Notes: A computed fold for a 106-nucleotide RNA from Micromonospora qiuiae, annotated as TPP riboswitch aptamer (THI element). Rfam family: TPP riboswitch aptamer (THI element). Rfam's curators write: Vitamin B(1) in its active form thiamin pyrophosphate (TPP) is an essential coenzyme that is synthesised by coupling of pyrimidine and thiazole moieties in bacteria. Gene Ontology term of the family: thiamine pyrophosphate binding. The model forms 96% of the base pairs in the Rfam consensus. The organism belongs to Micromonospora, within Bacteria.

RNA sequence: CACCUCCGACAGGGGAGCGCACAGCGCUGAGAGUGCGGGUCCGCCCGCAGACCCUCCGUACCUGAUCUGGGUAAUGCCAGCGCAGGGAGAUCGGUCCACCUCCAGC
Numbered sequence: 001c002a003c004c005u006c007c008g009a010c011a012g013g014g015g016a017g018c019g020c021a022c023a024g025c026g027c028u029g030a031g032a033g034u035g036c037g038g039g040u041c042c043g044c045c046c047g048c049a050g051a052c053c054c055u056c057c058g059u060a061c062c063u064g065a066u067c068u069g070g071g072u073a074a075u076g077c078c079a080g081c082g083c084a085g086g087g088a089g090a091u092c093g094g095u096c097c098a099c100c101u102c103c104a105g106c
Stems, first nucleotide, its partner, number of pairs: 006094004010089001011055004017027004034049006061086003067080004
């Protein structure tokens, strides 16, 4: 003293589905709607915050997609598509440490 590993900080990106007898509970998942404010055609929607995940080795997430096959009570549930096309830091600090360099001893 580099990458990697792990930790932290700041910044940025992102989604919130399916079902029931709907107070609540079940399925998948890291996360499935918690708080505040606003709107509403009363079905929900928007903003901010929180939790969670992801930031180029990009496994977050989006598009293709009202896709294809399988399965399920049902669903983006599983697989394919997919080395696809996009996608937010190639950030900073610490930790660890090879080659190399320097110093000292034998």